[in-house]
Molecule: THF (Tetrahydrofolate) riboswitch aptamer
Organism: Sinanaerobacter chloroacetimidivorans
């Protein structure tokens, strides 16, 4: 120098623990603002605040306190897989 390669944010499954189911959360839309492979810089994506439309499955049992089985494009956490354009950087080979 030349090659090859890891590693974000997330996403998807499953397990588990919660929350709702008297409807919040999810999802959509617009604005603004934020984090984003070690380091810049950025494009998809994420996330968070507002604002707007829309907007749901309960049953069974009960000692009336609940309990169970469900539901919800639910909340976390764990494994699993999958996961950065450029340019450095790191790693491994020549």
């Nucleotide at each position: 120098a030349g090659u090859a390669g890891a590693g974000u944010a997330a996403a998807u499954a499953u397990u588990g623990u919660g929350c709702g189911u008297a409807a919040a959360g999810u999802g959509u839309c617009a604005u603004a603002a934020g984090a984003u492979g070690g380091g810049a810089u950025g494009u998809u994506g994420c996330u968070u605040a507002u604002g707007a439309a829309c907007g749901a499955a309960a049953a069974a049992c009960u000692u009336u306190g609940g309990u169970u089985u469900g539901c919800g494009g639910u909340a976390c956490a764990a494994u699993a897989u999958u996961g950065c354009g450029u340019c450095c950087g790191c790693u491994g080979c020549u």